[in-house]
RNA sequence: UCCGCUUAAACGUCGAGUCCAUAUUUAAUGGAGCGGGGGAACCAAUUAACACGGGGCGUAUGGCCUUAUUGCCAAGGACAACCUUCUCGGUCCGAGCCCGUCAGCUAACCUCGCAGGCGUCGAGGGGGAAAACU
Numbered sequence: 001u002c003c004g005c006u007u008a009a010a011c012g013u014c015g016a017g018u019c020c021a022u023a024u025u026u027a028a029u030g031g032a033g034c035g036g037g038g039g040a041a042c043c044a045a046u047u048a049a050c051a052c053g054g055g056g057c058g059u060a061u062g063g064c065c066u067u068a069u070u071g072c073c074a075a076g077g078a079c080a081a082c083c084u085u086c087u088c089g090g091u092c093c094g095a096g097c098c099c100g101u102c103a104g105c106u107a108a109c110c111u112c113g114c115a116g117g118c119g120u121c122g123a124g125g126g127g128g129a130a131a132a133c134u
Stems, first nucleotide, its partner, number of pairs: 011119004018032005033114006043104001053102001054099004061074004076093004082128008
């Protein structure tokens, strides 16, 4: 000097997953804020068959190939150094979990969550904000 790993803080990032107050030390309660679910009328649905029920959170759903696995493609989603948006190119994800026979929409109303994981992609244009200078 370079590379890698680990720890702490700060700053950011995906995400609803943050803040405040009073307590508390076997970490609770309340409020605000953000997010989800249930829940009338009207509307929608309405038969039969089917158990292979049906439904929710989430971008994460569908198709094709394969003996299987793997894989490929598309819908969709992410890529931060003031914020936002558009274009071009590029890199990734395209999971998982829950309810338990039950839920269309849905005002009032009821109810639940506030986790977890990460550390940068470049260029150009538009809008906004801030700062400096005059």
A computed fold for a 134-nucleotide RNA from Desulfobacula sp., annotated as c-di-AMP riboswitch aptamer (ydaO/yuaA leader).
Taxonomically the source falls in Desulfobacula (Bacteria, Thermodesulfobacteriota, Desulfobacteria, Desulfobacteraceae).
The coordinates come from a structure-prediction model, not an experiment, and the mean pLDDT is 77.
It matches the Rfam family "c-di-AMP riboswitch aptamer (ydaO/yuaA leader)". From the family's description: This family represents a conserved RNA structure found upstream of the ydaO and yuaA genes in Bacillus subtilis and related genes in other bacteria.